Predicted 3D model of an 85-nucleotide RNA (c-di-GMP-I riboswitch aptamer) from a Pseudomonadota bacterium. The coordinates come from a structure-prediction model, not an experiment, and the mean pLDDT is 83. Lineage of the source: Bacteria > Pseudomonadati > Pseudomonadota. The sequence was found by an Rfam model in a public genome assembly.
[in-house]
């Protein structure tokens, strides 16, 4: 160095709700808050799923549609603390 990896310790992260800002929305960001997490770091590559403004179709209700979103849905890729051994 590489691969694997019990347990501690120090310390990270923040669901759901509630205020606020952007946003059609989903949902982001910022405070509060803690369900939880050992990659709950980073990344839309494949798979999934969430919204439909726009556009399409309809007499209409409504349906379809990502070029908008989710990494705390599951794979992949990337990068990483702390200790042991």
């Nucleotide at each position: 160095c590489a691969a694997a990896u019990c347990a501690a310790a120090u310390g990270g992260c923040a669901a759901a709700c509630c205020c606020g800002u952007c946003g059609a929305a989903a949902g982001c960001c910022g405070g509060g808050g803690g369900c939880g997490c050992a990659a709950a770091g980073c990344u839309g590559c494949g798979g999934g799923g969430c919204u439909a403004a726009g556009g399409a179709g309809g007499a209409a209700a409504c349906u379809c549609u990502a070029u908008g979103c989710c990494a705390g849905c599951c794979g992949g890729g990337c990068c990483g603390c702390c200790g042991g051994g």